Notes:
This is a predicted structure of a 543-nucleotide part of an RNA (small-subunit ribosomal RNA, 5' domain) from a Phycisphaerae bacterium. The source organism's lineage runs through Bacteria, Pseudomonadati, Planctomycetota and Phycisphaerae. Model confidence (mean pLDDT): 84 of 100. The RNAcentral record of the full RNA draws on ENA and SILVA.
Context: one part of a larger RNA
RNA sequence: GAUCGAACGCUGGCGGCGUGGCUAAAGCAUGCAAGUCGAACGCGAAAGUUCCCUUCGGGGAGCGAGUAGAGUGGCGAACGGGCGAGGAAUACAUGGGUAACGUACCUCGGGCAUGGGGAUAGCUGCGGGAAACUGCAGGUAAUACCCGAUGAUAUCACCGUUUCAUAAGGGCACGGUGAUCAAAGGUGGGGACCCUUCGGGGCCUACCGGCCUGAGAGCGGCCCAUGUCCUAUCAGCUUGUUGGUGAGGUAACGGCUCACCAAGGCAACGACGGGUACCGGGACUGAGAGGUUGACCCGGCGCAUUGGGACUGAGACACUGCCCAGACUCCUACGGGAGGCUGCAGCAACGAAUAUUCCGCAAUGGGCGAAAGCCUGACGGAGCGACGCCGCGUGCGGGAAGAAGCCCCUCGGGGUGUAAACCGCUGUCAGGGACCACCAAGCGACCUCGCCAAAUAGGCGGGGAAGUUGAGGAGUCCCGGAGGAAGCCACGGCUAACUUCGUGCCAGCAGCCGCGGUAAUACGAAGGUGGCUAGCGUUGUUC
Numbered sequence: 001g002a003u004c005g006a007a008c009g010c011u012g013g014c015g016g017c018g019u020g021g022c023u024a025a026a027g028c029a030u031g032c033a034a035g036u037c038g039a040a041c042g043c044g045a046a047a048g049u050u051c052c053c054u055u056c057g058g059g060g061a062g063c064g065a066g067u068a069g070a071g072u073g074g075c076g077a078a079c080g081g082g083c084g085a086g087g088a089a090u091a092c093a094u095g096g097g098u099a100a101c102g103u104a105c106c107u108c109g110g111g112c113a114u115g116g117g118g119a120u121a122g123c124u125g126c127g128g129g130a131a132a133c134u135g136c137a138g139g140u141a142a143u144a145c146c147c148g149a150u151g152a153u154a155u156c157a158c159c160g161u162u163u164c165a166u167a168a169g170g171g172c173a174c175g176g177u178g179a180u181c182a183a184a185g186g187u188g189g190g191g192a193c194c195c196u197u198c199g200g201g202g203c204c205u206a207c208c209g210g211c212c213u214g215a216g217a218g219c220g221g222c223c224c225a226u227g228u229c230c231u232a233u234c235a236g237c238u239u240g241u242u243g244g245u246g247a248g249g250u251a252a253c254g255g256c257u258c259a260c261c262a263a264g265g266c267a268a269c270g271a272c273g274g275g276u277a278c279c280g281g282g283a284c285u286g287a288g289a290g291g292u293u294g295a296c297c298c299g300g301c302g303c304a305u306u307g308g309g310a311c312u313g314a315g316a317c318a319c320u321g322c323c324c325a326g327a328c329u330c331c332u333a334c335g336g337g338a339g340g341c342u343g344c345a346g347c348a349a350c351g352a353a354u355a356u357u358c359c360g361c362a363a364u365g366g367g368c369g370a371a372a373g374c375c376u377g378a379c380g381g382a383g384c385g386a387c388g389c390c391g392c393g394u395g396c397g398g399g400a401a402g403a404a405g406c407c408c409c410u411c412g413g414g415g416u417g418u419a420a421a422c423c424g425c426u427g428u429c430a431g432g433g434a435c436c437a438c439c440a441a442g443c444g445a446c447c448u449c450g451c452c453a454a455a456u457a458g459g460c461g462g463g464g465a466a467g468u469u470g471a472g473g474a475g476u477c478c479c480g481g482a483g484g485a486a487g488c489c490a491c492g493g494c495u496a497a498c499u500u501c502g503u504g505c506c507a508g509c510a511g512c513c514g515c516g517g518u519a520a521u522a523c524g525a526a527g528g529u530g531g532c533u534a535g536c537g538u539u540g541u542u543c
Base pairs, nucleotide, nucleotide: 001543002542004540006539007538008537009536010535013392014391015390016389017388018387019385020384021350027347028346030345031344032343035075036074037073040072041071043069048063049062050061051060052059053058082303083302084301091228092227093226094225095224096223097222098221101220102219103218106216107215108214109213110212111211112210115147116146117145123138124137125136126135127134128133154180155179156178157177158176159175160174161173163171164170185208186207187206188205189204190203193202194201195200229275230274231273236266237265238264241263242262243261244260245259246258247257248256278300279299280298281297282293283292284291285290305326306325307324308323309322328339329338330337331336356382358381359380360379364378365376366375367374368373395425396424397423398422405416406415407414408413429484431479432478433477434476435475438473439472442468443467446464447463448462449461450460451459452458487532488531489530490529491528492513493512494511498527499526500525501524502523508515509514
């Protein structure tokens, strides 16, 4: 000099963009942060209101409404969001490999969807319990569950051919034989034909789904090489240890696990142990080489009160799922239960120190849904903090050989100083008012074109279009009047800027040298000056 997630002191007008618990991965009141689908399925209220009856207490029916609601089922909940405890290699980075693998949703292609069955939640009845919750009986639906049929390019076994690789076993592809495994419907519409309990159904058709399978995209699992802090006052470490055979297990290779066999494997190119630490893109600094660092943003990893475990699932060993154990907190009728902010706010604690229990789903993105839409503390915004960077303003021009005040003085004068007053002008920002193009694309009654189709139903795709969607911002115009807006540090040398008074080795200053003991440019004050400026200094960090 530069730097910062800073802090402290004094001061403080506005805006934009960023940024803000670095300490206790210690503990948490309260609210919210993951739901959605009635076009998978069976149920199904109430308030209110209208009418009727009434013994005037009430009862019934319709609307409310197939709405609210709980339940079965599907998809999602493994994403998104947070944090950095652990971990020195099961991680990360770079480059390879997988002939050793997986993949729900999405895209493209091929094929299929036939018949039947038994339950169960909700519900009703009867119980147990303070609660959390739970037992028995009855009975019901499905795109829930089960059985059978069909069944291929899929899987497995065997045979053959070809090719790749090899020491060999073997593998890809093709062909043959045998074995194994599927499915679900829903909604809209409809001329003929069939059935009908006259409600509709079969049937046809469009769309959304279902099952099997090939390929793709994206995502992921696994393997290898190289690199990645300090310590030798850590020198030997290792028994599933190193390798083999066989088996099990996995989506898959493998001591991953197990039985047997062999006795190996690693290490001064630092094994093993100890300490410390998330890693990278990057960031800071520096002429560079390098040094330091990993907050915000992006990629990867790890974790979710502590430890362990599996279940479900395409995917987890699962932050707001389950089970067990521990610590802690809470409820209890003492029998037993409930909980997990390292999500967003917020509390308390700790600390030098770090924000609102805000608004909105309008935009972007995500989940579900055919869609309308619902959910979304992701996100978009607003609020607070000069915490940082950047921009703007606090006025502009004129105005005396120069007011007053204050300071100095050799008492002549000098300084503050064009500074002020005063005159003329301007109108940024703040303040007030008005308007609304923009951040809006979507959605969409209705119209129309094309396609499917028997169809002037309907649906899908394209175009047009009445109407409709803004939390918050931004923009334009007008009013207004110099009005509301300057401080901080320094002035002995380094280092830019000097006098007076007070003090008298006292009080004090200080980064270093050093100042202060009666004329102190070094302490304190004043005037003046220098520097920077909505900041200025101090402390700390790194180069």